[in-house]
Context: one part of a larger RNA
RNA sequence: UUGGGCGUAAAGGGUUUUUAGGCUGCCUACUAAGUUAUACGGUAAAAUUUAAGGGAUUUAUCUUAUAUAGCUUUAUAAAACUAGUAGUGCUUGAGUAAGAGAGAGGGUAAUGGAAUUCUUGGUGUAGGAAUAAAAUCCGUAAAUAUCAAGAGGAACUCCAAAAGCGAAGGCAGUUACCUGGCUUUUUACUGACGCUGAAAGACGAAAGCGUGGGGAGCAAACAGGAUUAGAUACCCUGGUAGUCCACGCUGUAAACGAUGAGUGCUAGACGUAAGUAACUAUUAUAUGUUUUUUGUGUCUAAGCUAACGCGAUAAGCACUCCGCCUGGGGAGUACAACCGCAAGGUUGAAACUC
Numbered sequence: 001u002u003g004g005g006c007g008u009a010a011a012g013g014g015u016u017u018u019u020a021g022g023c024u025g026c027c028u029a030c031u032a033a034g035u036u037a038u039a040c041g042g043u044a045a046a047a048u049u050u051a052a053g054g055g056a057u058u059u060a061u062c063u064u065a066u067a068u069a070g071c072u073u074u075a076u077a078a079a080a081c082u083a084g085u086a087g088u089g090c091u092u093g094a095g096u097a098a099g100a101g102a103g104a105g106g107g108u109a110a111u112g113g114a115a116u117u118c119u120u121g122g123u124g125u126a127g128g129a130a131u132a133a134a135a136u137c138c139g140u141a142a143a144u145a146u147c148a149a150g151a152g153g154a155a156c157u158c159c160a161a162a163a164g165c166g167a168a169g170g171c172a173g174u175u176a177c178c179u180g181g182c183u184u185u186u187u188a189c190u191g192a193c194g195c196u197g198a199a200a201g202a203c204g205a206a207a208g209c210g211u212g213g214g215g216a217g218c219a220a221a222c223a224g225g226a227u228u229a230g231a232u233a234c235c236c237u238g239g240u241a242g243u244c245c246a247c248g249c250u251g252u253a254a255a256c257g258a259u260g261a262g263u264g265c266u267a268g269a270c271g272u273a274a275g276u277a278a279c280u281a282u283u284a285u286a287u288g289u290u291u292u293u294u295g296u297g298u299c300u301a302a303g304c305u306a307a308c309g310c311g312a313u314a315a316g317c318a319c320u321c322c323g324c325c326u327g328g329g330g331a332g333u334a335c336a337a338c339c340g341c342a343a344g345g346u347u348g349a350a351a352c353u354c
Stems, first nucleotide, its partner, number of pairs: 004325003007308002012322001014203004021196003025090002027087005033082002035078005041072003050065004093193001094190003098185004105179007112156001117151007127138002164171002208249006217243002222238004260321006268299008277290003303310002327354003336347004
């Protein structure tokens, strides 16, 4: 390389949009590039293989002959498939319009109460706090407790759910404004407009970085007290970056469903979320049963799997496109290039060794 693979053994890119490329619904006509058939040729080294033969006891060996997939020139023919051209072509894929619907989807601004901390004042007096137990610590300069008033920052109890939304990261007090996507029903319109996607762009938790703010609580570092043989820890008392906001960078995570995207097909059962339709019931809103789409869960037949397990949300049966793997260590290291303010990131070996 071929082959075989990628939930857990090596292997799905963090996610998405999209360029090139690859792949691509139905019908009719034409063309004949691919394709198929026939014919004449070319090539297909030798050895090997096959068959026959000679010599030596036999074998290896030797000689002669035949055969060969594949590739290919030219000519003729075919028209199913691929491709191309044409069609006031079609409607199932895709999209648009109209009627309904749900949602912590995103952004900006305003606003609410509880709690922690601090400040001031009142009441009140000797303890409080901490732990397995203590001590460091706070407190007669009046703490802890309790009442009243005020300040400030951060997070939003219950509702709350195997619930919902989002491409992923992720998203939760309330209100207003701006805004993206999705589901369902009707059939009206467009008429293949589709799928995937190297490169490229955009987004991307936490930590970290730059500038300027903010700083209640928590808390790397650091200090002290304990524990211990020691204790650069676990426990306790403090405590700075940080955590928060604005703008800019960084670009990584067990970025996980450890499972790429899309399409079709293949028994069921029980929930749940958002709709549709029919029936039931009611003065009315509501309610119940069934049906049918879309999402989200549990269990399981067939099938698959090394097993565990997966099982219409497939890891089943197939197709299209992309990414990736090829023994362990060395190593996600070195060198080089690109990116970054830096930290570092991306790409990514070899010697050697088992």

This is a predicted structure of a 354-nucleotide part of an RNA (small-subunit ribosomal RNA, central domain) from Ophirina chinija. The full RNA is in RNAcentral, with records from SILVA. Lineage of the source: Eukaryota > Discoba > Jakobea > Jakobida > Ophirina. Its mean pLDDT, the model's own confidence on a scale to 100, is 85. It matches the Rfam family "Bacterial small subunit ribosomal RNA". Gene Ontology terms of the family: ribosome and structural constituent of ribosome.